[in-house]
Molecule: small-subunit ribosomal RNA
Organism: uncultured bacterium
RNA sequence: GAGUUUGAUCCUGGCUCAGGAUGAACGCUGGCGGCACGCUUAACACAUGCAAGUCGAGCGGAGAACAGGCUUCGGCCUAUUCUUAGCGGCGGACGGGUGAGUAACACGUGGGUAACCUACCCCAUACAGGGGGAUAACGUAUAGAAAUGUACGCUAAUACCGCAUAAGCCAACAGGGAGGCAUCUUCUGGUUGGAAAAGCGCUAGUGGUAUGGGAUGGGCCCGCGACUGAUUAGCUAGUUGGUGAGGUAAGAGCCCACCAAGGCAACGAUCAGUAGCCGGUCUGAGAGGAUGGACGGCCACAUUGGGACUGAGACACGGCCCAGACUCCUACGGGAGGCAGCAGUGGGGAAUAUUGCACAAUGGGGGGAACCCUGAUGCAGCGAUGCCGCGUGAAGGAAGAAGUAUUUCGGUAUGUAAACUUCUAUCAGCAGGGAAGAAGACAGACAGUACCUGAAUAAGCAGCCCCGGCUAACUACGUGCCAGCAGCCGCGGUAAUACGUAGGGGGCAAGCGUUAUCCGGAAUUACUGGGUGUAAAGGGUGCGUAGGCGGCACACUAAGUCAGCUGUGAAACCCCGUGGCUCAACCACGGGCUUGCAGUUGAAACUGGUGAGCUUGAGUACAGGAGGGGAAAGCGGAAUUACUAGUGUAGCGGUGAAAUGCGUAGAUAUUAGUAAGAACACCGGAGGCGAAGGCGGCUUUCUGGACUGAAACUGACGCUGAGGCACGAAGCGUGGGGAGCAAACAGGAUUAGAUACCCUGGUAGUCCACGCUGUAAACGAUGAAUGCUAGGUAUUGGGGGAAUAUCCUUCGGUGCCGCAGUUAACGCAAUAAGCAUUCCACCUGGGGAGUACGAUCGCAAGAUUGAAACUCAAAGGAAUUGACGGGGCCCCGCACAAGCGGUGGAGCAUGUGGUUUAAUUCGAUGCAACGCGAAGAACCUUACCAAGUCUUGACAUACCAUUGAAUAGUAUAGAGAUAUGCUAGUCUUCGGACAAUGGAUACAGGUGGUGCAUGGUUGUCGUCAGCUCGUGUCGUGAGAUGUUGGGUUAAGUCCCGCAACGAGCGCAACCCUUAUGUUCAGUAGCCAGCAAAACAGACUAUGUCUGUAGGUGGGCACUCUGGACAGACUGCCGUGGACAACACGGAGGAAGGUGGGGAUGACGUCAAAUCAUCAUGCCCCUUAUGACUUGGGCUACACACGUGCUACAAUGGCCGGCACAAAGAGAGGCGAGUCCGCGAGGAGGAGCGAAGCUCAAAAAGCCGGUCCCAGUUCGGAUUGUAGUCUGCAACCCGACUACAUGAAGCUGGAAUCGCUAGUAAUCGCAGAUCAGCAUGCUGCGGUGAAUACGUUCCCGGGGCUUGUACACACCGCCCGUCAAACCAUGGGAGUUUGUAGCACCCGAAGCCAGUGGCCUAACCGCGAGGGAGGAGCUGUCGAAGGUGAGACAGAUAACUGGGGUUAAGUUGUAACAAGGUAGCCGUAUCGGAAGGUGCGGCUGGAUCACCUCCUU
Repeated sequence: GAGUUUGAUCCUGGCUCAGGAUGAACGCUGGCGGCACGCUUAACACAUGCAAGUCGAGCGGAGAACAGGCUUCGGCCUAUUCUUAGCGGCGGACGGGUGAGUAACACGUGGGUAACCUACCCCAUACAGGGGGAUAACGUAUAGAAAUGUACGCUAAUACCGCAUAAGCCAACAGGGAGGCAUCUUCUGGUUGGAAAAGCGCUAGUGGUAUGGGAUGGGCCCGCGACUGAUUAGCUAGUUGGUGAGGUAAGAGCCCACCAAGGCAACGAUCAGUAGCCGGUCUGAGAGGAUGGACGGCCACAUUGGGACUGAGACACGGCCCAGACUCCUACGGGAGGCAGCAGUGGGGAAUAUUGCACAAUGGGGGGAACCCUGAUGCAGCGAUGCCGCGUGAAGGAAGAAGUAUUUCGGUAUGUAAACUUCUAUCAGCAGGGAAGAAGACAGACAGUACCUGAAUAAGCAGCCCCGGCUAACUACGUGCCAGCAGCCGCGGUAAUACGUAGGGGGCAAGCGUUAUCCGGAAUUACUGGGUGUAAAGGGUGCGUAGGCGGCACACUAAGUCAGCUGUGAAACCCCGUGGCUCAACCACGGGCUUGCAGUUGAAACUGGUGAGCUUGAGUACAGGAGGGGAAAGCGGAAUUACUAGUGUAGCGGUGAAAUGCGUAGAUAUUAGUAAGAACACCGGAGGCGAAGGCGGCUUUCUGGACUGAAACUGACGCUGAGGCACGAAGCGUGGGGAGCAAACAGGAUUAGAUACCCUGGUAGUCCACGCUGUAAACGAUGAAUGCUAGGUAUUGGGGGAAUAUCCUUCGGUGCCGCAGUUAACGCAAUAAGCAUUCCACCUGGGGAGUACGAUCGCAAGAUUGAAACUCAAAGGAAUUGACGGGGCCCCGCACAAGCGGUGGAGCAUGUGGUUUAAUUCGAUGCAACGCGAAGAACCUUACCAAGUCUUGACAUACCAUUGAAUAGUAUAGAGAUAUGCUAGUCUUCGGACAAUGGAUACAGGUGGUGCAUGGUUGUCGUCAGCUCGUGUCGUGAGAUGUUGGGUUAAGUCCCGCAACGAGCGCAACCCUUAUGUUCAGUAGCCAGCAAAACAGACUAUGUCUGUAGGUGGGCACUCUGGACAGACUGCCGUGGACAACACGGAGGAAGGUGGGGAUGACGUCAAAUCAUCAUGCCCCUUAUGACUUGGGCUACACACGUGCUACAAUGGCCGGCACAAAGAGAGGCGAGUCCGCGAGGAGGAGCGAAGCUCAAAAAGCCGGUCCCAGUUCGGAUUGUAGUCUGCAACCCGACUACAUGAAGCUGGAAUCGCUAGUAAUCGCAGAUCAGCAUGCUGCGGUGAAUACGUUCCCGGGGCUUGUACACACCGCCCGUCAAACCAUGGGAGUUUGUAGCACCCGAAGCCAGUGGCCUAACCGCGAGGGAGGAGCUGUCGAAGGUGAGACAGAUAACUGGGGUUAAGUUGUAACAAGGUAGCCGUAUCGGAAGGUGCGGCUGGAUCACCUCCUU
């Protein structure tokens, strides 16, 4: 820096990634070289070889060789050379390994040693005289299996022991000088006493002794520094100190005796866990963090434990003794051993090499030297373990080859890549030459290595990981929540850039990935550099100890601080520069660095210290007023309840409604009296007091604190405060008290249940006293103190002033608003959450869990302290937009209400579910499926079922061959498809066209699947008034504003206002129709007026009137038709309103405020419907899921539902007569008049492709008659008989007619639907589909109402606002028990293992001490003996071992407790909205469970009202 909590946002916060590193390991792969590195595990066990020897110039022997001499020929002697078992010397304390132990003066750093040592080395001084006694080797004998001895005898020394000597040294004693740090140190001279020596060599020389000094290396002591745990708080008897002995190289309780009672510890003793420490290394900007492998320094260890000896040095890796375990040998009596040296083996493990070469170099030991030894070391081998370097070719080369992958079939990619041409030869291979490393005579393991040269060939040499985002890199196929992937988020349920494979691409490259670990990113422990109102986090409150911090001015000091100089801070490492390997890695040289510590010299501002002052901080005294501050005692009235008495009578009480309960034994009500306990109305307030909890009638007593004033006194006396102490609502104990209230409990209700909410009762408790507890949402969720930083307003307690109903000012308190500032935002804002300082407390992802264990406290309940395993990728805060609420406000709608008529009951029609069936094809399923797709299933349709058939197919395109057909008629078989015949039957320019048949292959075909892959179309919210954008502004941002507000409207319609100004899609209008008028036109429409003719009839009779009959001429006035216009716009008046929009009323008008109706459906929602209208991706079938045929089915029927029709009758039925429409349809059609039939209809065929003719009769209605309230003259189902029509065909399964039959039904429960005017209701007419079939659907007109107070309620919608734990959006979210599986964990009768200590017993080796008897060469002694020593024995100490009681840690355990996790289990519904009883906190109690209830508290509660305050 990024990813990840959300619909989106900001913040908090965790998880994860990109980087670097490694003694690594694993997977795949692997050409070369250089330099490094290589048992991190079992400090497990070790076969075999080697790793420490050397010196003959210390010594005596022994052996060998050569030469000389002698010889008794056995041999001997001499000289030289070589070898060396033993004695002796030096070295085996170095070098090499390992990290078990160790939390310690072990390490690092700086000091001290006046408290010490130092072999070999260097310097200086002095010396080395003269004696003695042994002993190994060796010889002989002997024990034993061996290891190993034993006895006797011989011998030497640079082995051992006296004596002499003593410059100097050591000790004692007394004296003087100088110095220091207390003991002391040093110099000087005196007396007494004490201690030395070694030789060897031809020589040079070397070695020896003593003393002093140096160098080197050590010992001891001290300051400071570096792990974790307080769920380890007290530890300590040699412990702390003293005195005196001892001991050591040396100080010291180091050890011992005695005396005293100290010493350490919150600045973390003791205990437990872990660990070698450092230079350094890795990381990091740094500060830090992690680490201590290789290299270097120190320490510790050497099978485990103990011990000493020798020595200059050890308590000794390749020495000794003892004990334990283990292994080996054994003749069973005894012995031997120690790879954490180099190789190597087994074992463990994810894992770590050769039983190599050489002392050539560097270094070490011995030696005079030659030289010997050296698994130190130098090299080689193995290992991609790491770092570094090189290579696997370079240039050209487009027909963009082939192949492969993909494709929209055109292409594209691989890709200049290859092929091909030219060139080069690093590496490897071959051949030739061939080092440096040796200073310094010989001598080179490495090594025929590095390096150089030559020839020849592109020949022999590339993999690994990744490609959804982070993160560079994409397509195809396979798979189908499977297989699998995954670092986090997350992919996979049929189109996967995320799995597997392929092509392509990206990255790195002899490696690449993965895993593990560390640092980083992580400011995620914050010193640099974080926080705590609400995210995790302020202790419930005060007092106060230690500690931390501290006012003004002066002087001194110099601990902190600052500066200079000096020492040290090893080397390596790191940085810079230079150089050497061809470069690099690597190596060398020089410089820097080493931030530290110490010493020394200075400075004096600040901090500290000391001294002496000051008054402003703090306090005291004085004068005042305010107050529910505290404790105790007393008093008061109202109310409640109980009791007594009176009056009085049937109810009271309680609730949403009831019931339990009380009451005729007299309640409730009412009057009077008595008693008891508890609490103190009004005042009362944003008010007052108190540290907090908390405090409220009145009076008295005692008492704490704050405030104001004035400025007398003290003189920094202050602030904070870990531990500590005290207080601390509710709760507990004991004893009182007990009116009311009231957990538990009981009863009644409610409910599916109701362990609740509601009701009636009711016990602890609530009250008092004395104790205990110590917790609360103990909250301002805000620690205490001090200072500073705009204002305004209100209130409370004081003071001062003035111009005094009031105002100004000041100190203390309590609120609100608000600027700067701050904050993630909300907000805070002089009462800070601002700016600073000081001190304390607390936080570090969620869950597990405030749980377990341990400890402390408590009578108990429990409190305090307080984890881990495991699990998740979040949990969370604030704000935003929505959605939702059994939240609020406003508004609308046939939403309710007011009405009218229905449905639900009956019969029938129709659709659906269900059932049935061979099939009852499929779809539609709340509103928004159900007279829906279907505007019409007898066959067809038809998709379903049965049976019979076909397979390039019923249908399309393409190829070949054959034929002349196809088609129509007809015959036979068959149910038919089909098959077999017969008859008729093409065009032509003669090429062919066209058609059929046969064949082969591509393909056809599918109403098969997926509407959750899609297009298109449609429904719905909803004809609801909304949905957005640009620019600007505000906000960190999501977003807001605009679009909200005040009015108004049918409307986001319009007006006004406003940080908004504009715009778009919607609304409205434009369109159609209808209502009025004008004008134009006038056939097939119309006929007012005009006219004519014919016929008929009547009469008033040359005629008139009427009819046929608007039939005709004519006309276009009217009606009508259909073109064009007009008209309506709140235009006018009045009123209201803001002078607006607009509303109301009025005028005029055919129509008045969108006149009525229609078409028109914003952004979007529902994975809404449809793959069966159509189209279409993918999948599936291909002699069948395709196609054809016949028959059946879709029409079934116990039942349930929806939608309708007809009714139940008199506002009616029936009969007769008479009227008035509109809109349509018609040629395979409508079909008139006429005739026949009771009728359906038939015969026949005028007219009409229609303002002409026909369907066509409109019906309700009106008039007259009849019926008389009944299952009827209502109703017509069902059934019988006979018919009509359509049609190949009415059996399953059509419609209609006539006659006969005459069912249910008498107005329909709960519930529910439609409709606000030409509407409902009622009446008929037409059309589409259609051969036929409508109660359905779509249209048309006729007759023609009632009601709307109003918006409380139901439903739906819109706007504003509020709450939210919802966002798949309440059909949401979510809690607990129970059941199941798995996981980790607590308890647990116990069992078992280990660790460290304690007490006692035993007591090895060994040091020390003692010691009778025993033994003994050196010295003394003539001798006896002495001195001294040794073995033995004893004692103190003492390892291992044994016993015992406890502590701690681990493992395990029947059973048991809770916890966590787990697509679809059970039970309820606790929480989120007022979550349907507001929630939550503490506590008590009860209940299957969430939970309920009581008491006290909080707002982190919605809504309404009131009060108060604030703003304008």